Predicted 3D model of a 1459-nucleotide RNA (small-subunit ribosomal RNA) from a metagenome. Rfam family: Bacterial small subunit ribosomal RNA. The prediction has a mean pLDDT of 83.
RNA sequence: CGGGUGGAUGUGCGUUUAUUUAAUCGGGUUAGCGGCAAACUGGUGAAUAACACGUGGGUAACGUACCUUGAGGAGGGGGAUAGCCUCGCGAAAGCGGGAGUAAUACCCCAUACGCCCCUGAUACUGAAAUGUUUCAAGGGGAAAGAUGGCCUCUACUUGUAAGCUAUCACCUUAAGAGCGGCCCGCGGCCUAUCAGGUAGUUGGUAGGGUAAUGGCCUACCAAGCCUAAUACGGGUAGCUGGCCUUAGAGGGUUGUCAGCCACAUCGGGACUGAGACACUGCCCGGACUCCUACGGGAGGCUGCAGUCGAGAAUCUUUCUCAAUGGACGAAAGUCUGAAGAUGCGACGCCGCGUGAAGGAUGAAGGCCUUCGGGUUGUAAACUUCUUUUAUCGGGGAGGAAGGUUUAAGGGUGAACAAUCCUUGAAUUUGACUGUACUCGGUGAAUAAGCCACGGCUAACUCCGUGCCAGCAGCCGCGGUAAUACGGAGGUGGCUAGCGUUACUCGGUUUGACUGGGUGUAAAGGGUCCGCAGGCGGCCAUAUAAGUGAAAGGUGAAAUCCUUCGGCUCAACCGGAGAAUUGCCUUUCAAACUGUUUGGCUUGAGGCUGUAAGAGGAGAGUGGAACUGACAGUGUAAAGGUGAAAUUUGUGGACAUUGUCAGGAACGCCCGUGGGGAAGCCGGCUCUCUGGUACAGACCUGACGCUCAGGGACGAAAGCUAGGGGAGCGAACAGGAUUAGAUACCCUGGUAGUCCUAGCUGUAAACGAUGGGCACUAGGUGUUUGUCCGUUAUGGAUGGGUGCCGAAGGUAACCUGUUAAGUGCCCCACCUGGGGACUACGGCCGCAAGGCUAAAACUCAAAGGAAUUGACGGGGGCCCGCACAAGCGGUGGAACACGUGGUUUAAUUCGAUGCUACGCGAGGAACCUUACCAAGGUUUGACAUGCUGGAAGUAGUAGCCUGAAAAGGCGUCCGAUCGGUAACCAAUCCGAAACCAGCACAGGUGCUGCAUGGCUGUCGUCAGCUCGUGCCGUGAGGUGUUUCCUUAAGUGGAAGAACGAGCGCAACCCUCGCCAUUAGUUGCUAACCAUGGUCUUUAAUCAUGGUGCACUCUACUGGGACUGCCCGCGUUAAGUGGGAGGAAGGCGGGGACGACGUCAAGUCCGCAUGGCCUUUAUAUCUUGGGCUACACACGUGUUACAAUGCCUAGUACAAAGGGAGGCAAAACCGCAAGGUGAAGCAAAUCCCUAAAAAGUAGGCUCAGUUCGGAUUGGGGGCUGCAAUUCGUCCCCAUGAAGCUGGAAUCGCUAGUAAUGGCGCAUCAGCUACGGCGCCGUGAAUACGUUCCCGGGCCUUGUACACACCGCCCGUCAAGCGCUGAAAGUGAGGGGCACCUGAAGCUCCGACGUUUGCCGGAGUCACGGUGAAUUUCGUGAUUGGCGCUAGGUCGUAACAAGGUA
Repeated sequence: CGGGUGGAUGUGCGUUUAUUUAAUCGGGUUAGCGGCAAACUGGUGAAUAACACGUGGGUAACGUACCUUGAGGAGGGGGAUAGCCUCGCGAAAGCGGGAGUAAUACCCCAUACGCCCCUGAUACUGAAAUGUUUCAAGGGGAAAGAUGGCCUCUACUUGUAAGCUAUCACCUUAAGAGCGGCCCGCGGCCUAUCAGGUAGUUGGUAGGGUAAUGGCCUACCAAGCCUAAUACGGGUAGCUGGCCUUAGAGGGUUGUCAGCCACAUCGGGACUGAGACACUGCCCGGACUCCUACGGGAGGCUGCAGUCGAGAAUCUUUCUCAAUGGACGAAAGUCUGAAGAUGCGACGCCGCGUGAAGGAUGAAGGCCUUCGGGUUGUAAACUUCUUUUAUCGGGGAGGAAGGUUUAAGGGUGAACAAUCCUUGAAUUUGACUGUACUCGGUGAAUAAGCCACGGCUAACUCCGUGCCAGCAGCCGCGGUAAUACGGAGGUGGCUAGCGUUACUCGGUUUGACUGGGUGUAAAGGGUCCGCAGGCGGCCAUAUAAGUGAAAGGUGAAAUCCUUCGGCUCAACCGGAGAAUUGCCUUUCAAACUGUUUGGCUUGAGGCUGUAAGAGGAGAGUGGAACUGACAGUGUAAAGGUGAAAUUUGUGGACAUUGUCAGGAACGCCCGUGGGGAAGCCGGCUCUCUGGUACAGACCUGACGCUCAGGGACGAAAGCUAGGGGAGCGAACAGGAUUAGAUACCCUGGUAGUCCUAGCUGUAAACGAUGGGCACUAGGUGUUUGUCCGUUAUGGAUGGGUGCCGAAGGUAACCUGUUAAGUGCCCCACCUGGGGACUACGGCCGCAAGGCUAAAACUCAAAGGAAUUGACGGGGGCCCGCACAAGCGGUGGAACACGUGGUUUAAUUCGAUGCUACGCGAGGAACCUUACCAAGGUUUGACAUGCUGGAAGUAGUAGCCUGAAAAGGCGUCCGAUCGGUAACCAAUCCGAAACCAGCACAGGUGCUGCAUGGCUGUCGUCAGCUCGUGCCGUGAGGUGUUUCCUUAAGUGGAAGAACGAGCGCAACCCUCGCCAUUAGUUGCUAACCAUGGUCUUUAAUCAUGGUGCACUCUACUGGGACUGCCCGCGUUAAGUGGGAGGAAGGCGGGGACGACGUCAAGUCCGCAUGGCCUUUAUAUCUUGGGCUACACACGUGUUACAAUGCCUAGUACAAAGGGAGGCAAAACCGCAAGGUGAAGCAAAUCCCUAAAAAGUAGGCUCAGUUCGGAUUGGGGGCUGCAAUUCGUCCCCAUGAAGCUGGAAUCGCUAGUAAUGGCGCAUCAGCUACGGCGCCGUGAAUACGUUCCCGGGCCUUGUACACACCGCCCGUCAAGCGCUGAAAGUGAGGGGCACCUGAAGCUCCGACGUUUGCCGGAGUCACGGUGAAUUUCGUGAUUGGCGCUAGGUCGUAACAAGGUA
């Protein structure tokens, strides 16, 4: 929606009321016919390297609707068809049949000067006619009405119609404006690893086509056309005004605005139209999406909004046509995602605010701190103000011009219609928007962040972290004191923003036009010839292309700039000017360049005459040497090397003599000499031949220079073919060397080296220096000409070739008329290192390979010249116990001590090549002691301060536990000092001491790489520096070098240096000689006395006087200075010798250690920053350990013996020490030692005996009468203590060891060697160590070649952490990039063939026309094939790069060990 059933309302007829329908008219709505627009506006940049764009021209080769102007016209007819009605098909989109209708739709006829076509003539312009003008003949071609008004004329006569009139529309034509089509000059990307391209291609003739020229198309004819001034191909791209940057020139860019072009889902096509091959039209094909009843259909946001996707990322599905503009329309008006507004986004630009003034106990808090303070900081609080903005309330522009109605005046008109113009009145139009602006109220109220702070670059501290985490634009920060990371405080910068990222320009003269370079930094082609090209001598002529000047046109607007103005300012906007550096046209100039014409001789060439030469090619020829052959002589070697061997040789080598053969190279001459373009060229002769120089000034008359491409030549090695082959000699073989030795050395030896013919085409093909011309001081060689000539070892002038040098140049070195100077012309080449003299592609080559030549990736350097050092298996000079010459040791043994290692609960720590290892330690049984075990204490073993407590208190004998420390109990006694206080205090106050607590103590815990101080070492080496001056761009040099000299940078001389400082030396101490002074405790010559030895004299000893002479002691002086002589030397410094002298050239020894080096050593001597610890990393105690023991090293001691050992006896020192000490005499003990006590705070006494030596005796070469380890026994001493773990003595025991491998140490004279003595530490001692003292007391040094270390000068350097440096290649590993590769995948453009839609053109049949059907041609898409090209991917494979600590060697840097 339809049907059925049931019901409700209701329905018939009549009356009344009125309603409905039809016609007509008006309004609205809807579609249709017709006209115009839809080709504009708006979007985008895919394509396009092109007349696409820009700019300037041309069109004599063109078009143009709407608009404006001029001229003329619009007469008469006809047939259809939408809509609408009806029938049908289809799911839909849509379609078909029938009936019928209108026009400014469509058609026919008429007219048409002008218009178009054809023919002929005419004049003009012009370079040219296919141009223009005029005339004549023929042919062809137009139109439409609509609306408003009026009745003057005509008709009916109401008013209408014919008609008139106004506006618009229509037709023809001419012109204008604006718009467009086509053509041309010039301009603007990369690539030659794209060099040849092209068949409608280039041109012609004829035709077609178009608005119009033209191969635009067709037919025919010809074979052209483009190209190194880059064709063709490939890649990329819309172009411009402009915009960004820049001093400019440039470079980059094309978003917004504006001009042009192209495109509209991809491809093709036409239709309509003035205009399209058409963004929101049509047809066809493809892809995609959607609908479908599966038969068919629909679509195109790169319009405005909006959605999805992708992405680091980009907005409102808003309002209005009010303004500006567009289309249509007569107009009102309609339409307009054009446009104007609004929203969103700090995306950009501009403006404003987040308050202002006062305010110091400089508050609190934060941060820092030297603990005083500083800073945040007038900042805050607080006080007084203001109100932009905000918010609330009130007022309120401008953008509006127009339109409509109407009035008056004027134009057209017959007209009081109508219409147009002017003036006036009324009315009306705003999206934004109640917006801008303004008034009032409220109230500091509503409003600050981001980055940085190591340098560049403005801004600094703390904490945390500890090469971690992290930062980073470049350099670079971070490994325990980070201004660099992270946080905090503070500070700096900018500010509604700030910082980062990406990109562009600048800086960058780092692509150089302005405005660079090429000897060594990157870069000169291997050399020459030479086409194109570029550049080009002197005089004159013409021209006007370049050039210059003037004028005109153009250079759109906007932008930029200047100036004026409008928004409160500004951004923004407007007016005017300037600019737009360019292009075109005309005129003028004529110096320069070009062109033209005519001349000239100096550039260039020719001619004549000379000259030198390893210039080239060919032929011939010569001697020496070498090797071989033959023969002779002759015998055992030869050869080779650092040394050898391989090799040759008794089958006769090598050597030597003679003869012969062969090939290659040409000694001396030979020379920074010659020639040649370069490569290169060397015996002599001949033939052919190229070039050069000089002289003459006879000829030509600019004929020249350079040279992309091209051509020729081009060392050595290599290749092809044929010869040749003596020597040499890659490869190869052998011998050596070596860790190895595929090398260096040796013995052989093939290609090759040589010739002929060809190829190759490269070299450190180098002067690392392209060619040409001109100019700019010289000096001195050499070679080759010419001239002069006084004949000289002369002078002048050319061409070559060297050296040194001026100016100049250069980063410097250097160069410098043979430029790397000053200019001009032409060519080649460079633009960080590696990758890479490579890959791919192309060309060449027989091959090897050559030429051309990238990228990815990677690094922050690579490089040049010079400087200072350091180093060298570089050089020169010099020194040192450095070597050499000597003497004695170490390394072998045992022991001691130290160290490593191992062990351990612990074996505390440090020192580690020289420069640790008998070192810190100059004394580990406890202590020391830092280590380990166990046990204790916690304001502490020690210091200071504060608070509180505290008298029978603190303390204390003693006792208990314990290993002790410590803890507990606790008797007698019992506190000190000052004051109150001129006397009186255990009791009050204060101090000390004690207890409790708080601050703090303590640490041999870490960092010597945070430090001070001290020390070692180079080195007692002679060096290290400074001021001023001078030189150099500078680093830096000079001085400080050179010569002579010294131990010495010691001194002298020269010298662009002159001076000075730290070092050297000297000043200091000590030893050696002398003197003055002094004389006890020293000395005692002389003298005296006493005593002893002795019988006495004499002698001698001791003691005491005397004395200070001597010795000695210790204070002050002297002395030695190359002062004197001779030689040498520079007349110097000095040196050799000599004299004198105690001492002679520094008299011996010591102290004394420059600038610096080694992050040398020490936080465990001490001090000290930081960190860590605080009932423990502090502190106390007992015990243990530092003393361990398979082993290794260092330093020593004692020895191995006869220059010795043992025994006995006998001489001669110095320097020290001594009071909790040294200790005599005497006695005891075998001895250690004990007893003992005199003397001495010491030139007095003691330690204290010196020993070796010397004398006498023994031992007689042996594991001993050597050697003394080890072990047993017994003692002594010290000490609280001797087991771990002391020392000494006696007796016994009696190990290794018979002079020490490689290697290595000390010492040059009172030294080495050797002998003893003392002291410190210390109770004692591990001491054989250390520090001193004296005794005895040598040898040797030719000399500087070598080893080590050092100094000075010089040289090389790729080193600078400095040779213990640097650095190369293979292999192995990881990562990255890239080439090749059987293939494989995806594209691009063409060619051939097949198919062939739509459309267009042509043809044919039907048909009145339109049309429809068929055919042909053309043709998009599609398909097939053979090639081509680009980009991916690809087993495998080649290479490259990068990457703390891999392997093998050591190629390079020094003479790099073979330059």